[in-house]
The RNA shown here (Bacterial large signal recognition particle RNA) has 262 nucleotides and comes from a Candidatus Micrarchaeia archaeon. The sequence is in RNAcentral, with records from ENA. The coordinates come from a structure-prediction model, not an experiment, and the mean pLDDT is 75. It matches the Rfam family "Bacterial large signal recognition particle RNA". It is annotated as a non-coding RNA gene. A source record names the gene ffs.
């Protein structure tokens, strides 16, 4: 060395995430000749020799430690790109404001610009007119039904003469109403005149060539809003590099059972 029958053991591994910890169910890599089934994330099942429980195959094929190369995962830390947020009138747009009239496009010889008169309007004074109030005067009117005055029928007093006197009637205080005037307050959708003022308008009238200031241009201002740029913050995504742990597959060289024949 080879056959045969056993047995330890095997029938995947690694990252993430979870967990004190292992494994496992789930995500991702890897790799397969590495089986079935049953349960499992507010999870299932164990405890350092760390998956359970059935059922079937394999069986020293394998295992086990060191190294090499390393897919892929994680983590720093840097860089680019997108995005969402804040800041930030520095910049730009937008939006105010001023400026000049060279540019576009409105007015203007069918008269601009100005300037002169008149209206219109606006104050204040004044005046007329009207309204209301007030005060004074003249006049008419009413007015004693509680106690004015005059004249009193009738009644009364008296022998008469007469004599007080009720009512009615007339008059008149106080007081009421009214017209007229005249003084003043107040007030106007009224008159008219002076005076000032007047952005606009409106008619005449003089002059004779410019007026305006919409865009556009030029300066300045504005971050409350909204649109973009920079510049800074911060957070999330995708890729790249880089440090640093982890590490399948693969590669290399070592190690490691038992019985029996040959």
């Nucleotide at each position: 060395u080879u056959c045969g029958g056993c047995u330890a053991g095997c029938c995947g591994g690694g990252g993430a995430g979870c967990u004190a910890g292992g494994g496992g169910u789930u995500c991702c890599c890897u790799g397969u000749a590495a089986a079935c089934g049953c349960a499992a994330a507010c999870c299932c099942c164990c405890u350092u020799c760390a998956g359970g429980c059935g059922u079937g195959g394999c069986g020293a094929c394998g295992c086990c430690a060191c190294g090499g190369c390393g897919a892929g995962c994680u983590c720093u830390u840097g860089a680019a790109g997108c995005g969402c947020g804040c800041c930030c009138g520095c910049c730009a747009g937008c939006c105010c404001g001023c400026g000049a009239a060279a540019c576009u496009g409105c007015c203007g010889u069918a008269g601009a610009c100005u300037c002169c008169u008149u209206g219109c309007c606006c104050u204040g004074c004044g005046u007329u007119a009207c309204g209301u109030c007030c005060u004074g005067a003249a006049c008419c009117g009413c007015g004693a039904a509680a106690c004015g005055a005059g004249c009193c029928a009738g009644g009364c007093c008296g022998g008469a003469a007469g004599g007080a006197g009720c009512a009615a009637c007339u008059c008149u205080a106080a007081g009421c109403a009214g017209u007229u005037c005249a003084a003043g307050g107040c007030g106007u959708g009224c008159u008219c005149g002076c005076a000032g003022g007047a952005a606009a308008c409106a008619a005449g009238g003089a002059c004779g060539a410019g007026g305006a200031a919409a865009g556009a241009c030029g300066c300045g201002g504005c971050c409350a809003a909204c649109u973009g740029g920079c510049u800074g913050c911060u957070c999330g995504c995708u890729c790249c590099a880089c440090c640093a742990g982890c590490a399948a597959a693969c590669c290399a060289a070592g190690g490691c059972g038992c019985c029996g024949a040959a």